[in-house]
Parts: sequence; structure tokens; C1' cells
RNA sequence: CGCUAAUUUAGCCACACCCGUCGCGAGGCGGGGCCGGAAAGUUGCGGGUCUCAUGCGUUUGAGAUGGCCGGGCCGCCUCC
Repeated sequence: CGCUAAUUUAGCCACACCCGUCGCGAGGCGGGGCCGGAAAGUUGCGGGUCUCAUGCGUUUGAGAUGGCCGGGCCGCCUCC
């Protein structure tokens, strides 16, 4: 790159929600839970969204989100 099989083995993660805890907050962490995920591993580089402060409705700064998207990096499985 092409074709084809399979629609995934072994396993992995853990939405909402609940409890505890940290934070002004978005939200994070631990436990339970299990919506779903084939990168739902990681990374705040680019965007989006959200929070706080400021401004006064122009902006700017700080933060959060990787289960919003893209990119980077590292992995698992599979017929030729």
C1' cells in the first nucleotide's frame, strides 16, 4: 500500500449516580458503580467548551476538561 478474514482472544478503562476528600469554581483524587470505548493510554501543542478574576459589555490573565476534536508520543490484536 492492496486485498481479505474477523467483527475480536487475552485482557484494559470506567459515563451518569452515590459516599468520602481537595478546590472560590470548572473540576480533581479514593472507594462503589458500569453508560460506553479498538486507543475512553499519555500529552494542555492548536482549537472548542467550561470556571475564576478583570473589564463593561471591546478585551486580557489564570485555571479546568485527553470520555469534545485535531496533532505529537507510547502500546494491544489480526488472514495474506
The RNA shown here (c-di-GMP-I riboswitch aptamer) has 80 nucleotides and comes from a Pseudomonadota bacterium. Its mean pLDDT, the model's own confidence on a scale to 100, is 77. It matches the Rfam family "c-di-GMP-I riboswitch aptamer". From the family's description: GEMM was predicted in a large-scale screen for bacterial structured RNA regulatory elements. Taxonomically the source falls in Pseudomonadota (Bacteria, Pseudomonadati).